[in-house]
Predicted 3D model of a 74-nucleotide RNA (transfer RNA) from Bangiopsis subsimplex. Model confidence (mean pLDDT): 81 of 100.
RNA sequence: AGCCCUUGUGGCUCAGUGGUAGAGCAUCCCCUUGGUAAGGGGAAGGUCACGAGUUCAAUUCUCGUCAAGGGCUA
Numbered sequence: 001a002g003c004c005c006u007u008g009u010g011g012c013u014c015a016g017u018g019g020u021a022g023a024g025c026a027u028c029c030c031c032u033u034g035g036u037a038a039g040g041g042g043a044a045g046g047u048c049a050c051g052a053g054u055u056c057a058a059u060u061c062u063c064g065u066c067a068a069g070g071g072c073u074a
Stems, first nucleotide, its partner, number of pairs: 001073008011025004019056001027043005049065005
């Protein structure tokens, strides 16, 4: 350098897999406590890497690009 495979989703770790996106941890507020902890309740936070296509409808299917990891060849 070329080819192939896997992955890309809230700050972090990961689900979801055609029908308007969720969990745990973290953050903020409240309750409880002698008390910062532990426990309970609630809230905020996402152009689902980017672009195009298929479809009534795409995070999900197809193609391309980018990034990360792995393998093969030279």

It matches the Rfam family "tRNA". By type it is a transfer RNA.
The source organism's lineage runs through Eukaryota, Rhodophyta, Stylonematophyceae, Stylonemataceae and Bangiopsis.